[in-house]
């Protein structure tokens, strides 16, 4: 310099055009407990940036930025 994959809550990860963005582990309230802790139940949190396409974009396409792998 070229390719390829990747970029999503605090962290780890699903979703491939119409879904309330889903699950786990974490915080926060409750219930349970003589107390903690295990369990249960609610809550609050998230699409990497910037433009196209579309009626509609986390998804598709162009460009940047990071990261990982691979050629030179």
């Nucleotide at each position: 310099g070229c390719c390829u994959c990747g970029g999503u809550g605090g962290u780890g990860u699903a979703a491939g055009g119409g879904c309330u963005a889903g699950c786990a582990u974490g915080g926060c309230g409750g219930c349970c407990u003589g107390u903690c802790g295990a369990g249960c139940c609610g809550c609050a949190g998230a699409c990497c940036c910037g433009g196209g396409u579309u009626c509609g974009a986390g998804u598709c396409c162009c460009g940047g930025c990071c990261g990982a792998g691979g050629c030179g």
This is a predicted structure of a 72-nucleotide RNA (transfer RNA) from a Candidatus Micrarchaeota archaeon. Model confidence (mean pLDDT): 82 of 100. It matches the Rfam family "tRNA". The family's RNA type in Rfam is transfer RNA. Taxonomically the source falls in Microcaldota (Archaea, Nanobdellati).